[in-house]
Context: one part of a larger RNA
Order: sequence, then C1' cells, then structure tokens
RNA sequence: UUAGGUUUAAAGGGUGCGUAGGCGGAACAAUAAGUCAGUGGUGAAAUCUUGCCGCUCAACGGUAAAAUUGCCAUUGAAACUGUUGUUCUUGAGUAUAGUUGAGGUGGGCGGAACGUGUAGUGUAGCGGUGAAAUGCUUAGAUAUUACACAGAACACCGAUUGCGAAGGCAGCUCACUAAACUAUCACUGACGCUGAUGCACGAAGGCGUGGGGAGCGAACAGGAUUAGAUACCCUGGUAGUCCACGCUGUAAACGAUGAUCACUCGCUGUUGGCAAUACAUCGUCAGCGGCUGAGCUAAAGUAUUAAGUGAUCCACCUGGGGAGUACGUCGGCAACGAUGAAACUC
Repeated sequence: UUAGGUUUAAAGGGUGCGUAGGCGGAACAAUAAGUCAGUGGUGAAAUCUUGCCGCUCAACGGUAAAAUUGCCAUUGAAACUGUUGUUCUUGAGUAUAGUUGAGGUGGGCGGAACGUGUAGUGUAGCGGUGAAAUGCUUAGAUAUUACACAGAACACCGAUUGCGAAGGCAGCUCACUAAACUAUCACUGACGCUGAUGCACGAAGGCGUGGGGAGCGAACAGGAUUAGAUACCCUGGUAGUCCACGCUGUAAACGAUGAUCACUCGCUGUUGGCAAUACAUCGUCAGCGGCUGAGCUAAAGUAUUAAGUGAUCCACCUGGGGAGUACGUCGGCAACGAUGAAACUC
C1' cells in the first nucleotide's frame, strides 16, 4: 500500500460542541467544469509486441505495422456529478398548547442514627473474637433518662423505574435554568449528516490555598493468628472522605458494541403522552425491558434498542514478549498524562 476487520480473538476515541474537509431530499430550466463520443496535432529514435526478410540456425540485424493506455486543440452529447436560477415539503428547524423526570446550579428547612458534652438514676463490669488479648472502666464506665452541640448521609417509597452527551443524578422545599416527548400540521424552505486539528465537560484517587472534621478510614501503632504474618481478624488512628476556589484528565470512563439515515417475522411486560370506543380494552408516537424466528456469527450469542440488509463520515487494528517502556516533544505545582519506537528474543 492493498485487502480484511474492530461485543468476547489485535482493534470504537471517556463524552459532547464544532472548524476545514468528505457526503447529502424532490421538480423544472440553463450551463458544460467533471463525464462520454468524433476529428486533428503531438506523444523522438532505440527498446517491448506482431508480420515478413537477411546472416547455414540462433543470438543479432533489416523492414513494416501495432503500441505509446498521455497531453493539447476542436466539434458535438447532456443522463449522472458540479455550478447558476426558479419552485416544492417529506429531512431539519421554528411556533402554539400541554406533559414528564433522582437533569443542572444556588439558597432554606427536616427527622432517624452515630459521636461528644452537661446533669440524673445506678454498680462492676463493658467491649471484642473462632477463641482471646490489646482497649475502656470505682477519677463511676457499659446500660438508661433529659437537655445541648457537631458533622456527614438521606431508611421506607425504590423498580428489569426515571432523567442526563458521557461522567453521573435520590429527604422536603423555594428561586434560576437546560432538555425530551406528545398534539396541531400554522411558519421557514435542505437551513442537513459526519467531523482531522481545536474547544468544553469529565467517577474515584491525588495536588495547591483556606475552612471543616461526627462516622468511616490508606499510612502508622498495638493485640491476636502463624513456622514466619510487613496480611486476612480485633482495639486505636493520621492523611483523606465534607465545603469554597483552582489544578490533575485518567478508569473494566463497559452495552468491553462510534455517530446518523433507510429497510426488515412475531409474542409479551413496563414508563410518558395522544386519540377512540365506553369502564377495561384497543390503536398510535417516543422511551425502557424480557422471550423467540429469518438472517448473521468461529461459537457463545445477537435478533426493529442488530452483532441482519444497505448508505455516508470519523476513529482504530495488523503475531507474542521487549512496552504503553526508552528517547525527543507538548501539557502539569508535583504525582504523572499525551504522543510513542528500536535492538534483541520466541
């Protein structure tokens, strides 16, 4: 490079927005850049190929043709692509009326529980384990009652539920704010899809500054266990976990399945609408699940939410190890992240 691939064998970017680029709905007209046809010029010779001929043959040579798939000019064609103009509504968007939800941000409030403090009652244990011990406790613990304080998380409802681009989101309430869906089919009239570079968001952990610190708890200490025990178990416990602002930019960031569009057998449950019949059914749109065909697949499986049948665009893969390492570069306060080899070896 070609070809084949990317759920699980190597391989889908963590997610979105979007620049360039690529691709792009229906009708009519014009044009003739791409495209197609004809003609002319050129495409040196040699070489190559073919025919014939000459050296006794051959190599070699001579001669003729073909080829030179290209370029230029010119004359036409007008289906397709492009361009221009006019028009259209089904793609896309807008409007109006509703609906839905743990979507987001910032306030306020609440109860249960744990812990601590003070006071009361009360007395010898409590705690913990497989069994123990460390630990707490006559300076009155544990238990129990009352009051107070503090921080964090929100039982039940609660699910094969819902929302969000992903990460993710759950007590109640208020304010601000984003989205989706449905109905009408009123308006715009292709305004679309994808998206290298780029920009933004991005769990947990970690970092910086300042707060906060109940519970939990890396590190650490002690007690056990054990041959040992730098562990599992127990008693403590610092960072951290929480808040504000900033940084890091990674995860089995998973559906291990890129985005968009069209088409393609059934059954069934469920969420949010709408409509109808008329009171528990049926239809339809948008989601979320289960079962099962055809097809696909190496199989497991998947199966209208495809891994089926097609189309467009992006990303990625090319034997195992060396190695996501080295070097360089870029980013970062650092930790590290991104990009990313080779020798050698099997």
Small-subunit ribosomal RNA, central domain from a metagenome, 346 nucleotides, folded computationally. The RNAcentral record of the full RNA draws on SILVA. Model confidence (mean pLDDT): 87 of 100.